Background
A computed fold for a 73-nucleotide RNA from a Myxococcota bacterium, annotated as transfer RNA. Rfam family: tRNA. Rfam describes the family as follows. Transfer RNA (tRNA) molecules are approximately 80 nucleotides in length. It is annotated as a transfer RNA.
This record gives sequence, structure tokens and C1' cells, in this order.
RNA sequence: GGGACGUUAGCUCAGUUGGUAGAGCGCCGUGUUCACACCGCGGAGGUCACUGGUUCGAGCCCAGUACGUCCCA
Repeated sequence: GGGACGUUAGCUCAGUUGGUAGAGCGCCGUGUUCACACCGCGGAGGUCACUGGUUCGAGCCCAGUACGUCCCA
């Protein structure tokens, strides 16, 4: 220098065909317990890496940028 893949909640990851963003773990509250843990119930938490474009509508499509992993030279 060229190419592939990835970037979504605190962490690990889903999200097919464009139509109100989700799970597990963790966190908070509560029930239970003498208490803790386990378990049940409820809750908080996201500018979907960034910029622009297409569209009535973008996490999803297109272009560019940044970062990470890998391959080629």
C1' cells in the first nucleotide's frame, strides 16, 4: 500500500426482508430468610463508533472517516 471481517446496555452477544432497539450476566428496589446466598416479582440503564447520502421511514442500504482482528504485498 491492497483486501476481508467487526464496532448495538457496565460485560458477552442477538437483531433474517428497512417499519416503536432486545436477551443472558451484572446493577437497584422488593418478597422470602434470624441474616446471607439461591429463587420469584418489578425497575433503571442505549445520540446502534463518527460524518454525509438514499428513503415517507435507516442498527439494517450507499460513500467516506476512525478504531480493532486477520490475510496479502